[in-house]
Molecule: small-subunit ribosomal RNA
Organism: uncultured prokaryote
RNA sequence: GCCUAACACAUGCAAGUCGAGCGAGAUUAAGUAUUAGCUUGCUAAUAUUUAGGAAAGCGGCGAACGGGUGAGUAAUAAGUUGCUACCUACCUCUAAGUCAGGGAUGGUCCAUCGAAAGGUGGUUUAAUACCGGAUGUGCUGGACGGAGUAAAGAUUUAUCGCUUAGAGAGGAACCUGCAUUCUAUCAGCUUGUUGGUAAGGCAAAAGCUUACCAAGGCUAUGACGGAUAACUGGUCUGAGAGGAUGACCAGUCACAGUGGAACUGAGACACGGUCCAUACUCCUACGGGAGGCAGCAGUGAGGAAUCUUCCACAAUGGGCGAAAGCCUGAUGGAGCGACACCGCGUGAAGGAUGAAUGUCUAACGAUUGUAAACUUCUUUUCUGAGGGAUCAUAAUGAGAGUACCUCAGGAAUAAGGGACGGCUAAUUACGUGCCAGCAGCCGCGGUAAUACUUAAGUCCCAAGCGUUACCCGGAAUCAUUGGGUGUAAAGGGUUCGUAGGCGGCUUUGUAAGUUGGAUGUGAAAGACCGGAGCUCAACUCCGUGUUGGUAUUCAAAACUGCAAAGCUAGAAUUAGGGAGAGGUAAGCGGAAUUCUGAGUGUAGGGGUGCAAUCCGUAGAUACUCAGAGGAAUACCAAAAGCGAAGGCAGUUUACUGGACCUGUAUUGACGCUGAUGAACGAAAGCGUGGGUAGCGAAAAGGAUUAGAUACCCUUGUAGUCCACGCCCUAAACGAUGAUAACUAGAUGUUGGGGAUUUAUCUCAGUGUCGAAGCUAACGCGUUAAGUUAUCCGCCUGAGUAGUACGGUCGCAAGAUUAAAACUCAAAGGAAUAGACGGGGGCCCACACAAGCAGUGGAUCAUGUGGUUUAAUUCGACAAUAAACGGGGAAUCUUACCCAGACUUGACAUCCUAGGAAUCUUCUAGAAAUAGGAGAGUGCCCGCAAGGGAAUCAUAAGACAGGUGCUGCAUGGUUGUCGUCAGCUCGUGCCUUGAGGUGUUCGGUUAAGUCCGUUAACGAGCGCAACCCAUGUCGUUAGUUAUUAUGUCUAACGAGACUGCCUAGGUUAACUAGGAGGAAGGUGUGGAUGACGUCAAAUCAGCAUGGCUCUUACGUCUAGGGCUACAAACAUGAUACAAUGGUCGAUACAAAGAGCAGCAACACUGUAACAUGGAGCAAAUCUCAAAAAGUCGAUCCAAGUCCGGAUUGGAGUCUGAAACUCGACUCCAUGAAGUUGGAAUUGCUAGUAAUCGUGAAUCAGAUAUGUCACGGUGAAUAUGUUCCUGGGUCUUGUACUCACCGCCCGUCAUGGCAUGGGAGGCAGUAAUAUUGGAAGUCCCUCUGGUAAUAUGGGGCCCAUAGUAGGA
Repeated sequence: GCCUAACACAUGCAAGUCGAGCGAGAUUAAGUAUUAGCUUGCUAAUAUUUAGGAAAGCGGCGAACGGGUGAGUAAUAAGUUGCUACCUACCUCUAAGUCAGGGAUGGUCCAUCGAAAGGUGGUUUAAUACCGGAUGUGCUGGACGGAGUAAAGAUUUAUCGCUUAGAGAGGAACCUGCAUUCUAUCAGCUUGUUGGUAAGGCAAAAGCUUACCAAGGCUAUGACGGAUAACUGGUCUGAGAGGAUGACCAGUCACAGUGGAACUGAGACACGGUCCAUACUCCUACGGGAGGCAGCAGUGAGGAAUCUUCCACAAUGGGCGAAAGCCUGAUGGAGCGACACCGCGUGAAGGAUGAAUGUCUAACGAUUGUAAACUUCUUUUCUGAGGGAUCAUAAUGAGAGUACCUCAGGAAUAAGGGACGGCUAAUUACGUGCCAGCAGCCGCGGUAAUACUUAAGUCCCAAGCGUUACCCGGAAUCAUUGGGUGUAAAGGGUUCGUAGGCGGCUUUGUAAGUUGGAUGUGAAAGACCGGAGCUCAACUCCGUGUUGGUAUUCAAAACUGCAAAGCUAGAAUUAGGGAGAGGUAAGCGGAAUUCUGAGUGUAGGGGUGCAAUCCGUAGAUACUCAGAGGAAUACCAAAAGCGAAGGCAGUUUACUGGACCUGUAUUGACGCUGAUGAACGAAAGCGUGGGUAGCGAAAAGGAUUAGAUACCCUUGUAGUCCACGCCCUAAACGAUGAUAACUAGAUGUUGGGGAUUUAUCUCAGUGUCGAAGCUAACGCGUUAAGUUAUCCGCCUGAGUAGUACGGUCGCAAGAUUAAAACUCAAAGGAAUAGACGGGGGCCCACACAAGCAGUGGAUCAUGUGGUUUAAUUCGACAAUAAACGGGGAAUCUUACCCAGACUUGACAUCCUAGGAAUCUUCUAGAAAUAGGAGAGUGCCCGCAAGGGAAUCAUAAGACAGGUGCUGCAUGGUUGUCGUCAGCUCGUGCCUUGAGGUGUUCGGUUAAGUCCGUUAACGAGCGCAACCCAUGUCGUUAGUUAUUAUGUCUAACGAGACUGCCUAGGUUAACUAGGAGGAAGGUGUGGAUGACGUCAAAUCAGCAUGGCUCUUACGUCUAGGGCUACAAACAUGAUACAAUGGUCGAUACAAAGAGCAGCAACACUGUAACAUGGAGCAAAUCUCAAAAAGUCGAUCCAAGUCCGGAUUGGAGUCUGAAACUCGACUCCAUGAAGUUGGAAUUGCUAGUAAUCGUGAAUCAGAUAUGUCACGGUGAAUAUGUUCCUGGGUCUUGUACUCACCGCCCGUCAUGGCAUGGGAGGCAGUAAUAUUGGAAGUCCCUCUGGUAAUAUGGGGCCCAUAGUAGGA
């Protein structure tokens, strides 16, 4: 231990008792007498006496307690404090009495109705039942003569009763102060209502009720209404203040199926009583009846969820009784439930070969782990046996053979749950692969998960451990203690002012607040403290103290209040001044725009980024003159002035408000703030009537644009203006409420005053900068956002939303007041570092511009995508892939495909047995391979046997092997921003901090290069320099070069440093110019690439973790493929021609390479080349001819004597082999192409362009590629507006995956929630009305009794009906 259904209940029990009040008495026992069966004796019947007495009845007391539940109830309740106009059975005390009578009635009996429940009539009878009479201690009410009013006996010799009156105790009743949930989207409520008089009524005061009279009463300190709720002691939590709560226990209240009502009684409007109505259930013979578990058990239902239809009256208590005693589901106990609290156990000591198993492993070991096994010991607990309580004080024990004690037995009967990413104590492995799943918050999981699952280990608790729900705490996150409001949520748009709150100095009084003392109360339990009892504890018991509240009383008088009397410093009035776009009304002025008229005048004007619509030859624009009309008031003009705010600007007049300064006097706190309220309140908008020049929503047209309902242009209506009336909102902002006091200054400015003539002082405003201080920071700073005081408004995560509904206001537009459901884990502020900007400043770069040559068009070469294929192996994709890896695919390469083979393997190490190695050759086969034949014995040690090295081969395993996957697991390497000038550190300083400073700034540079300045001073990686090449000179040396010098080769030096001069510049750095010099301001070119970015590239160069294959994803062989081909892209070559082609002649390089090589020279061939072959391992020989160029000839503008693709034929060379698929030579063929659209690339000087030469790789070659070499050899740069990229400072930012960012709205589909909705359904409070059961009360008729019933009528009146519709 039913928190839910105050939902419905089968069955049993839960309130009876008294014979010492009464009659009657079934029946039992005993005695006596009589009679009968009959034998003394027994049995039976009758009568009588005694004792007891069932069931029922009259009567008394109890049943109003005890037990249950919390529906209702926001005050008729509860808590606490007072009070009285009252009652009180039983109990206690006091006083007095208890006399003498009467008639009924229940029951019994008889008759009768009904199924039953239950009645009806008659006969007879008793009482402590009922009634009248007497008395009156007293009591009641009196008009003070008087009147009314009581009783009961029983039994026995002692009590118990009874009556009247008084008092007490305990218990009820009424009244009363205080405090007691939420809601104003409930603001007005009330007619018996508020009071009075009279009457009635009650135990009692009272509008409690009625009649009459008066018109009151309550309310912003929250009435009335709505919602929710039993209240309290206490309980939980909290440092406390508080917050939440009201189980158990205790006090009070309310209720008893629902609603109403009374009766009896001391007490009820009564849980186990009555009547009526109603819903439901049950019985019925259909006529009619019965019932009320929110008592204890128990059942069903509801629900996440809550027990036995137990034992006993032994104890405690209650009712009755004189008592014995009876009754008692109160209570005492037991049962069930780890639901909670407390205690105890599940063993203890020893035990290493650190067993086995499991798990992990760097494969050694580690851990599980002294844990186990094993040895020894103990027995709380348990089991069995024996004994055996307290509770009981004379008896009585349900619990109970229980607690407890003794003996025996045997480690025996007894361990789980959660967690291990952080918060938070405790980690590894396997599996899984954004799946499955976890999750309190943050968040884990996409192939190496300490976060999922499992295992091992570990950690925390332990007969429990976790989860869920709820309360308090942390939360100073509703802030009294103890918060805020410039920008985070939050100051009302402004002023006036009501209630309220707060309020200057002095004195006196008072004592409401305040402070102190005393007394009463504040139930017990609980809590705290000290003890005691159960073996301890939980638990229980005892004792002292505490208890902030409240009432009464005494005292104090500082402060607040109140009363009285004064004061002048606050406030106001008064005199004199000057300042001002302060307000209202009326008048007047000039400039300008527009329009009208007139004139001059001619072709345009206007407008824009460019235009067009538009105006103009019917005369515009422009210029001149005249006129009309409306609106606004240039300059002065300002950080200025005035006003409460909104706001206010030509000028004059009239009326008028306020502030300021100086001074005199007066009043005497008259003050401050201010809910509700009132007034004012920009612009737009609305109504009525005017007015309308300009401007100008809407509208129209023209442009712009993909579109352009926009920005721009041309027109143009409302409106803007005036009068009157509404609206009442703004970023109504200083995003800063009003008032008062205090707290450094500096510097402007407006108005006044005093001193004076310039130094200044003072009052009131208005700005900037700043001490202290404050602030999250930004910032504020005597005009505070500082330090204080008073009062008001407002805020409490974001969205929904300042929205819906309701109310109020408004003509409307709308304003004001103002939510929730639902969704999210953020929204927001200030500042920091970056990144970004169709932001700004400065600067740089072949970035643009200025130039030259190209690409993009053609053909071809090469690479790529795509397609195809048995395979067309793989990688690389903006810049930063695409003549890239590959610096060279016919086989090999080769990784791909097909076919054929091998399985310790092609390769490495170990092991076993044997043979040296090696060479020649035959057969099958495409080869790999398989099967034979023959030759052949070496090296080292050792006498020998034998062993060893190297190599071949055999068998079995360990293992090899993989260009298989993951570059998003990695190392290394590389690309890119970018050869851009940046990137950082130490110490110091500044900031709460991120961070800043340094590194910014002024100059300067190619440069964070240098100088100066400077809260910084220094330093590092970068820059520069050091290195290489080249240009000049010197010295030395030199063969293969050279006659010699020189040149050349190569070693060491010199030279260049803004060193010198002039000018500028800060006496700087440095810049400009000049001299000299081969070279001048980095001489030129290279190498050199900071911190980092792109999860950039590469597992196929190499290395490597993990995964994966193992008669294959390994290895070998042959053939094929990587070379395919519609169209596409990228990089190149050759051209399109005359600055050219062809032919002939002729000149000048550099740098390289060469022995399986380069090859002179000679000779044959048209040629590629072949044959022979000197020389050279190279400054000696060779490749090797340089070409463009120069000289001469020819071609004559054409698809050509340009161009060379393509194709045919014939050959040469390399190679095992040129079919797929090589290069070269000769003859023939002779395509496209006549300078290339949009777009786009490179280059600033020995550069571009152009011309050849060499090398690597290599048998050969597809090289037109790449890397080198030299020859000839330009043009242009005014410059930084723009494009691209970059650097630096600054600025904005809602970006930080960083603009390729972020993000808004519509639409489509589905879901959830909320509001509206033509309407619809159900249902209810107040109220009104119909009706009127039972019942109290009133009136009344008839009959009648010793005394009552009954009938009729009336008032009130529940459920119910109708209307109504919160």